A computed fold for a 339-nucleotide RNA from a soil metagenome, annotated as Bacterial RNase P class A. RNAcentral holds the sequence, with entries from MGnify. It matches the Rfam family "Bacterial RNase P class A". The family's RNA type in Rfam is ribozyme.
RNA sequence: AGCCCGUCGGACGGCCGCGGUCGCAAGAUCGAGGAAAGUCCGGACUCCACAGGGCACGGUGCUGGGUAACACCCAGGCGGGGUGACCCGACGGAAAGUGCAGCAGAGAGCAGACCGCCGAUGGCCCGCUUGCGGGAACAGGCAAGGGUGAAACGGUGAGGUAAGAGCUCACCAGCAUCCCGGGCAACCGGGGUGGCUCGGCAAACCCCACCGGGAGCAAGGCCAAACAGGGACGUCGGUGGCCCGCCGAUCAAGUCCCGGGUAGGCCGCAUGAGCGCAACGGCAACGGUGCGCCAAGAUGGAUGGUCGUCCUAGACAGAAUCCGGCUUACAGACGGGCU
Numbered sequence: 001a002g003c004c005c006g007u008c009g010g011a012c013g014g015c016c017g018c019g020g021u022c023g024c025a026a027g028a029u030c031g032a033g034g035a036a037a038g039u040c041c042g043g044a045c046u047c048c049a050c051a052g053g054g055c056a057c058g059g060u061g062c063u064g065g066g067u068a069a070c071a072c073c074c075a076g077g078c079g080g081g082g083u084g085a086c087c088c089g090a091c092g093g094a095a096a097g098u099g100c101a102g103c104a105g106a107g108a109g110c111a112g113a114c115c116g117c118c119g120a121u122g123g124c125c126c127g128c129u130u131g132c133g134g135g136a137a138c139a140g141g142c143a144a145g146g147g148u149g150a151a152a153c154g155g156u157g158a159g160g161u162a163a164g165a166g167c168u169c170a171c172c173a174g175c176a177u178c179c180c181g182g183g184c185a186a187c188c189g190g191g192g193u194g195g196c197u198c199g200g201c202a203a204a205c206c207c208c209a210c211c212g213g214g215a216g217c218a219a220g221g222c223c224a225a226a227c228a229g230g231g232a233c234g235u236c237g238g239u240g241g242c243c244c245g246c247c248g249a250u251c252a253a254g255u256c257c258c259g260g261g262u263a264g265g266c267c268g269c270a271u272g273a274g275c276g277c278a279a280c281g282g283c284a285a286c287g288g289u290g291c292g293c294c295a296a297g298a299u300g301g302a303u304g305g306u307c308g309u310c311c312u313a314g315a316c317a318g319a320a321u322c323c324g325g326c327u328u329a330c331a332g333a334c335g336g337g338c339u
Base pairs, nucleotide, nucleotide: 001339002338003337004336005335006334007333008332010310011309012308013307014306015305016304018031019030020029021028022027033316037327038326040325041324042323043322044321045216046215047214048213057212058211059210060209061208062076063075064074065073066072077091078089079088080087081086092207093206097205098204099201100200114146115145116142117141118140121139122138124135125134126133127132128131154172155171156170157169158168159167173197175194176193177192178191179190180189181188182187220267221266222265223264229258230257231256232255233254234250235249236248237247238246239245274293275292276291277290278289280287281286311314
């Protein structure tokens, strides 16, 4: 000067308040975070749906392990970056199919000739010993060199040729394929054969493999009013010999039902994949064991104010069903390891 991992994120005391629990009361006791945040993943829980299979849609995508599960974590492989400690990677398939590619450039997908090289062959010009030499560069040939580009259809060398070219050969790289060795595997190391070269993008469609029912704590469960209004019992009349029944009228009071499973209350809701310590297994993530601990729980929604002392002078921010992650914000302080 950096890299990685971890911890803390004002402390103590007085006074006054607020919320929960306990208590007759006095009072006692507890009271935000590492991210409580974004609501992006994964679960628990609850209700609804569900024989099985397929399509569609969405997600995931190297290997092994961890976990309740994951898109997370650990270890490893491969690729890329860095002098390095280390960091980053949706990291299956582009010789299934469809599609896409600005600018520059001659040409951008089985492409192409601007400069350039050649001009053997055919034609042209000159010379002469008349079938040879020379010249220009018309036809034509080439893709080595230059130039453009992120990328130009393998690289280097030799042969070859008019000039050239995997045209031929050697080596190298890559591809396909076979074998041997190491590894659980991804993959790595080595050897043989082949045709000579086969571009990129799949967080484009797509193909392959695997996974996924829907809604969410305003889930959902329990208790359960009151007013208006309605109905029944009741009373009276009719029918009828009488009772039941039926029809009509009435309803002052009382009881019950509806009104309504509404208002409201309670639960869900704080003992949980919990936290701390120890030793053990494991490289690690993590696991099991032992001991100890209980630590906000509102719903008109608490967690604050003030004073004093001290210091390094205090950032980002604030619970709302809970838990595991990821991501984002964060003044400053500390510990460990490494370059």